[in-house]
This is a predicted structure of a 1512-nucleotide RNA (small-subunit ribosomal RNA) from an uncultured bacterium.
Its Rfam family is "Bacterial small subunit ribosomal RNA". Gene Ontology terms of the family: structural constituent of ribosome and ribosome.
RNA sequence: AGAGUUUGAUCCUGGCUCAGGAUGAACGCUGGCGGCGUGCCUAACACAUGCAAGUCGAACGAACCUGAUUCGGAUUCUUAGGAUGACGGAGAUGGUUAGUGGCGGAUGGGUGAGUAACACGUAGGUGACCUGCCCCGAUGAGGGGGAUAACUGUUGGAAACGACAGCUAAUACCCCAUGUGAUCGGCAAUUCGUUUUGUCGAUUAAAGCUCCGGCGCGUCGGGAGGGGCCUGCGUCCCAUCAGGUAGUUGGUAGGGUAACGGCCUACCAAGCCGAUGACGGGUAGCUGGUCUGAGAGGAUGGUCAGCCACACUGGAACUGAAACACGGUCCAGACUCCUACGGGAGGCAGCAGUGAGGAAUAUUGCGCAAUGGGGGCAACCCUGACGCAGCGACGCCGCGUGGAUGAUGAAGGCCUUCGGGUCGUAAAAUCCUGUCAGAUGGAAAGAAAUGUAUAUGUAUUAAUACUAUGUAUGCUUGACGGUACCAUCAAAGGAAGCACCGGCUAACUCCGUGCCAGCAGCCGCGGUAAUACGGAGGGUGCAAGCGUUGUUCGGAAUUACUGGGCGUAAAGCGCGCGUAGGUGGUCUGUUAUGUCAGAUGUGAAAGUCCACGGCUCAACCGUGGAAGUGCAUUUGAAACUGGCAGACUUGAGUACUGGAGGGGGGUAGUGGAAUUCCCGGUGUAGAGGUGAAAUUCGUAGAUAUCGGGAGGAAUACCGGUGGCGAAGGCGACUACCUGGCCAGAUACUGACACUGAGGUGCGAAAGCGUGGGGAGCGAACAGGAUUAGAUACCCUGGUAGUCCACGCCGUAAACGAUGUCAACUAGGUGUUGGGAUGGUUAAUCGUCUCAUUGCCGCAGCUAACGCAUUAAGUUGACCGCCUGGGGAGUACGGUCGCAAGAUUAAAACUCAAAGGAAUUGACGGGGGCCCGCACAAGCGGUGGAGUAUGUGGUUUAAUUCGACGCAACGCGCAGAACCUUACCUGGUCUUGACAUCCCGGGAAGCUCUAGGAAACUAGAGCGUGCCUCUUGAGGAACCCGGUGACAGGUGCUGCAUGGCUGUCGUCAGCUCGUGUCGUGAGAUGUUGGGUUAAGUCCCGCAACGAGCGCAACCCUUGUCUUUAGUUGCCAUCAUUAAGUUGGGCACUCUAAAGAGACUGCCGGUGUCAAACCGGAGGAAGGUGGGGAUGACGUCAAGUCCUCAUGGCCUUUAUGACCAGGGCUACACACGUACUACAAUGGCAUAGACAAAGGGCAGCGACAUCGCGAGGUGAAGCGAAUCCCAUAAACUAUGUCUCAGUCCGGAUUGGAGUCUGCAACUCGACUCCAUGAAGUUGGAAUCGCUAGUAAUCGUAGAUCAGCAUGCUACGGUGAAUACGUUCCCGGGCCUUGUACACACCGCCCGUCACACCACGGGAGUUGGUUGUACCAGAAGCAGUUGAGCGAACUAUUUAUAGACGCAGGCUGCCAAGGUAUGAUUGGUAACUGGGGUGAAGUCGUAACAAGGUAACC
Repeated sequence: AGAGUUUGAUCCUGGCUCAGGAUGAACGCUGGCGGCGUGCCUAACACAUGCAAGUCGAACGAACCUGAUUCGGAUUCUUAGGAUGACGGAGAUGGUUAGUGGCGGAUGGGUGAGUAACACGUAGGUGACCUGCCCCGAUGAGGGGGAUAACUGUUGGAAACGACAGCUAAUACCCCAUGUGAUCGGCAAUUCGUUUUGUCGAUUAAAGCUCCGGCGCGUCGGGAGGGGCCUGCGUCCCAUCAGGUAGUUGGUAGGGUAACGGCCUACCAAGCCGAUGACGGGUAGCUGGUCUGAGAGGAUGGUCAGCCACACUGGAACUGAAACACGGUCCAGACUCCUACGGGAGGCAGCAGUGAGGAAUAUUGCGCAAUGGGGGCAACCCUGACGCAGCGACGCCGCGUGGAUGAUGAAGGCCUUCGGGUCGUAAAAUCCUGUCAGAUGGAAAGAAAUGUAUAUGUAUUAAUACUAUGUAUGCUUGACGGUACCAUCAAAGGAAGCACCGGCUAACUCCGUGCCAGCAGCCGCGGUAAUACGGAGGGUGCAAGCGUUGUUCGGAAUUACUGGGCGUAAAGCGCGCGUAGGUGGUCUGUUAUGUCAGAUGUGAAAGUCCACGGCUCAACCGUGGAAGUGCAUUUGAAACUGGCAGACUUGAGUACUGGAGGGGGGUAGUGGAAUUCCCGGUGUAGAGGUGAAAUUCGUAGAUAUCGGGAGGAAUACCGGUGGCGAAGGCGACUACCUGGCCAGAUACUGACACUGAGGUGCGAAAGCGUGGGGAGCGAACAGGAUUAGAUACCCUGGUAGUCCACGCCGUAAACGAUGUCAACUAGGUGUUGGGAUGGUUAAUCGUCUCAUUGCCGCAGCUAACGCAUUAAGUUGACCGCCUGGGGAGUACGGUCGCAAGAUUAAAACUCAAAGGAAUUGACGGGGGCCCGCACAAGCGGUGGAGUAUGUGGUUUAAUUCGACGCAACGCGCAGAACCUUACCUGGUCUUGACAUCCCGGGAAGCUCUAGGAAACUAGAGCGUGCCUCUUGAGGAACCCGGUGACAGGUGCUGCAUGGCUGUCGUCAGCUCGUGUCGUGAGAUGUUGGGUUAAGUCCCGCAACGAGCGCAACCCUUGUCUUUAGUUGCCAUCAUUAAGUUGGGCACUCUAAAGAGACUGCCGGUGUCAAACCGGAGGAAGGUGGGGAUGACGUCAAGUCCUCAUGGCCUUUAUGACCAGGGCUACACACGUACUACAAUGGCAUAGACAAAGGGCAGCGACAUCGCGAGGUGAAGCGAAUCCCAUAAACUAUGUCUCAGUCCGGAUUGGAGUCUGCAACUCGACUCCAUGAAGUUGGAAUCGCUAGUAAUCGUAGAUCAGCAUGCUACGGUGAAUACGUUCCCGGGCCUUGUACACACCGCCCGUCACACCACGGGAGUUGGUUGUACCAGAAGCAGUUGAGCGAACUAUUUAUAGACGCAGGCUGCCAAGGUAUGAUUGGUAACUGGGGUGAAGUCGUAACAAGGUAACC
């Protein structure tokens, strides 16, 4: 950094897809070790069990334990002093603790439901505030009082939990005193100020405990840290959410709070917010950061850290420094549990764990050793915070699974061209090493403290005591864990998989499968040779992992700020005016908003980056630095931008003069031409209409024509890429009203300008409403045609409408498919309207200039086409619009409209394209030019008949197979009775009929017998050769038998192939090199002007040359010459029946070599060309005739049954042999031929003239026999010698005389001949007899342009025999071609194209079927929410308080007062209820269109002039 994918190919546009990174992941296969991290993303679903917040006895009473000490003292002993000491009492000390009290339960830990907000981030403010514990400072702590839990007793309850009575303490509670101070009020001064100071008055504090060291307590000031509140800026999507708001906005007064404030209340005012997006809806915790990216951005917010919110759901307050409180209280609700049914209890979104949900996420572990927290003087206690361990490849990092040597390249696998290659130094084997895991042993750091003991210093003291505080030493504390680490031991021993291998994308073969099974991220693979499916071998990649799936960024410049576009690809509003907004001319001064520079503060830590360091390295961790592009404050600069002030004239505008006087607009009026209608005249049979017709009109007088009249609409000529208008649009003439434009020269205003979201106006046609009008035209409709149909195109009619007035509609391919404004950037040539100027009297001509409107063209731009001073060039300002195709400009919602409908405008689903421009072809019921027996002009046929032959079909045991438009069908087959033969039936063989190798035997071979249809089987006899060699023996060829390798296959695939062939087409084309043009496919050359049979030649030309084709060279034929002269020939000589013979080689002929023809010559035409036309000469004249010769390619054309050949199949058969049958069948259809239908003929007789072939298993003269086919003898000839072999049509004569015939010969009967082993199925021929159809052939169709058609015979191949076929040969021998309009085929150029499998193309819509998503829908069922009303728990506030009450006061001592409590009432208020709306889901009979789907139906709308140009 790019790649694949639209096309036959190309460039562009444009989407889709891939390669990369990341992950709290999941799934599949696999799995050795360690370190560091990390782990419910779903149900803020429900939770069993245990633990997660306690602590203080140095605040307090009490209880219990301990029991130093002590008192009484029974008993026993006694030296009588006493000892002992049951039992009882008191009780120091120490410990435990329920309760009162203090502090802490507001931290820590969890979760992300809610929240779009001052919630968060950042920067500030608080002169509007609070702050327990901690620190510093100041100052104090005097004197009293009354209760109450615990406890005891009684008592209720199942329990939870109480009730009553009595006793008691405090650092609990209360009162008095004091008042440093504080608070409040007054006064005075001060300050900008609610600041500060002074003074007076009022009010207001405290607690003790102690180990005597301390620890606490009150008030005030200050600090630190923490918090509350306020503000600027930033912070998602929807405008199909556009108006919201009554405590709402502000004020005054009051209340409330720690504190400002509508925070709350009363009154007053009517404000406030909103297009810079209010209100509403949806979604969401925010940030540091994380992932990605070059960056800008985009996505994200798990772990860690900061903030916020929440704690079953909703509401509420209490306590407190702080809560409206996760492990507190009260109430309501849902749920769960206990219950004795009366009542109670609970809240894991703490750590583990359970169920459920889910693709999916861990142990009911150890420890407070460390760090941190709470309480305590402390020891210490608590701490699921935390430190550790466990589970999971979930991630990152590290290590290992061995190393060296080792070629008979082992075995085995796989492949193979069978030679070999590969796995592969890989293994084995030999020699080493020891990481990890294993075993044994040793063994850290994390520990600092605290406490205690000893010693000692200091302070205190009488004191070396105690205490406090230091110092030194010893002891004391480790969950992890006997862990890290180290050493030793043994042993290569225990440790490799996963994905991929068609392209993208690194990596290829075999087998299996056969559009099946399957694969696939995209393109796409699979229909019998799959590198794409499955397996295997091999290979590639990564590696304890590898793949897949999901998500996200990238690539994607595919939302474009960086960094895109809008003529035709998606995209300029139909056009003006104009609001907000954006932007804005020249000069001067000033300011300092933007801008720039410096400084300061902040931007938490962690993270990222850099440096250094610690774990053996790394991941990980530590220390320091940088960065954090931001915000705020402050100091400066003043060019630009903005603000303010002043000036200017060039932008803009006004005035004046002139101009086109123009289809600019409106109103009123006036014409002429034409159509139609009415009246009248003339006039008569048609008119009209069409491709052709008909409907229609007309004898009731049409059409035509003349005159008169009526009415409506439109305005010929002029008229023009001419004019005007913003666009739509505007066309006779006149008058009036009115808008705009251009030019000129002066004067004036002095930036007044440009654009323009919303808004507003105009806006073709059609359509709508009301009222008129209505000639022509004319949707709908009717009729006539056309047609398979024709709801069309054509024709005849014809209503709305078209016209007018008024009012709607608001859209068009409303187009230059090109928004408006301004500036700049070569020209040329027209046009319209002005001005200036030169020549000129003028007409008029030229130059310059302003405005308008066209064409061509440079630079430049563009994907190309093209644009090009009227830009699509170069720039600036502003607006609108686009982001793949379809669904769809559709649905829903809103707005507008009388309606039609317009406007705004999605999604699901579906495809991998859709598209633009250009290129090459192909095609066109496009155009131009040209050719061909293509048509036309002719001649003769086919199609009708009979027969022959081939094919289809049918039949059959088999009728073997192939060939199917031209280009299959008298084709393969140049010849099926057997053979051929491939088919069928039956009988046989299995190394085989045929080839090679091996073994045994034998020469080969010949003859015969038996069985059999034969193949074959069984047997008998004869007979031995050649070479080497001394003989045994061996070898070559051949035969028989045997074994296995193998043979064999006309079995399949011509769509796996070679070769050969057909065809377009003997058409004139098909290409290349270099150069040039084009981004490219490609173009040029090869096009153009002529010409030719021809891309033949000439000229021109960015082309110049060349190749394959054309032509020529080859064969044959036509003329001549030369050579040669037998078997050929015979002019002359001789001769014969006869070129028979002599002779000759002149001629014919034969067969060799040459000559000849080249547009060479002449004339004309033509471009001084090529060439054409005519002529001469010539045997032949313009390639003389004919043949061979077939370019690049097309048709998957034909052939595996000529041959060759890959693969597949078969192997006692799909091979081989044999006999018989079949290929010859026969209701039928087609092709190709033959013979005819007759007189241009048939028959009979006589007579004439060829060419080219063939011949030894042959041709066979001649003779003879037979009517004949032929038979019997037999000469000659391996051929210019002999034979086949008489050519026939023709000529002459005769006959037949138009008929189913003296035409025609089929068919059938009989008799024969020949070939052959054999003519039954199934040969040919002969003779006699028989004598069918057929009297010239419908639609249609074929051949032929000269020695041709037509006609006549001859020969040959094949072949034993068998042509009407095929091939070749000669004889006789025509007609016609005006011409290229049309049919068919072809060539060149051009044009259109939505075709490229290429028109036998492509493609549209309805209907039918299946599936999918969506809209509507009587309804129905949920969520959210508004309004109105009812209701009112707990709580708080107010009020009342006749009931009740220890503290204070008073006195009359029992009351009163003060104060308070219960209770009542009122207000606010959650759940709940009722009614009615809004909004958003689910679902629904039915219904609507849409999409998708190898072979359905109907038509043929579009693409070519698509057959009616298409489209809006």